Glycine riboswitch aptamer from a Rhodospirillales bacterium, 93 nucleotides, folded computationally. The source organism's lineage runs through Bacteria, Pseudomonadati, Pseudomonadota, Alphaproteobacteria and Rhodospirillales. It matches the Rfam family "Glycine riboswitch aptamer". Its family is annotated with glycine biosynthetic process in the Gene Ontology. Its mean pLDDT, the model's own confidence on a scale to 100, is 78. The sequence was found by an Rfam model in a public genome assembly.
RNA sequence: ACGAUACCUGUGGAAGAGACCGCUCACGUGAGGGCGGCGCCGAAGGAGCAACCGGCCCCGGAAACUCUCAGGCAAACGGACCGCAGGAGGAUG
Numbered sequence: 001a002c003g004a005u006a007c008c009u010g011u012g013g014a015a016g017a018g019a020c021c022g023c024u025c026a027c028g029u030g031a032g033g034g035c036g037g038c039g040c041c042g043a044a045g046g047a048g049c050a051a052c053c054g055g056c057c058c059c060g061g062a063a064a065c066u067c068u069c070a071g072g073c074a075a076a077c078g079g080a081c082c083g084c085a086g087g088a089g090g091a092u093g
Base pairs, nucleotide, nucleotide: 001092007087008086009085010084011083012082013081018038020037021036022035023034024033025032039073040072041071045069046067047066048065052061053060054059055058
């Protein structure tokens, strides 16, 4: 001097799948609560394997893949990830 990966804040975008069925409570007839049941979704989180990477001969890290424990299946909320702005930081030269 350039200012990376990852991190924080704000903001915008952001998919999928039953407004399912039965009983009950409240209510205004509900899209609300509780219990039970079947069917589904994957992009909170979590777990597993792996390409690959690092140390070193056996370990570690590791996905948007897989599993659905959790979460979700009208709207809202949430939402991996992406964009923009700012903050902290300081790899690299």